This is a predicted structure of a 72-nucleotide RNA (transfer RNA) from an uncultured Clostridia bacterium. Rfam family: tRNA. Rfam links the family to the GO term triplet codon-amino acid adaptor activity. About the family: Transfer RNA (tRNA) molecules are approximately 80 nucleotides in length. It is annotated as a transfer RNA. The coordinates come from a structure-prediction model, not an experiment, and the mean pLDDT is 81.

[in-house]
RNA sequence: GCGGGAAUAGCUCAGGGGUAGAGCGCUACCUUGCCAAGGUAGAUGUCGCGAGUCCGAAUCUCGUUUCCCGCU
Numbered sequence: 001g002c003g004g005g006a007a008u009a010g011c012u013c014a015g016g017g018g019u020a021g022a023g024c025g026c027u028a029c030c031u032u033g034c035c036a037a038g039g040u041a042g043a044u045g046u047c048g049c050g051a052g053u054c055c056g057a058a059u060c061u062c063g064u065u066u067c068c069c070g071c072u
Stems, first nucleotide, its partner, number of pairs: 001071007010024004018055001026042005048064005
């Protein structure tokens, strides 16, 4: 330099045009003599960044940043 992949909640990931989700974790309460386990409720996101297309973009297109893999 060329090609491919990844970036979404604190962490691990799903979602592939039509209200952003799960598990774990966190907070409060219940249960227990305490812890653990269990139960109920709740909070947490400019979907890496910038633009384009579209009535509508996390999703499609272009550019760009970081990381990983391959080729040279």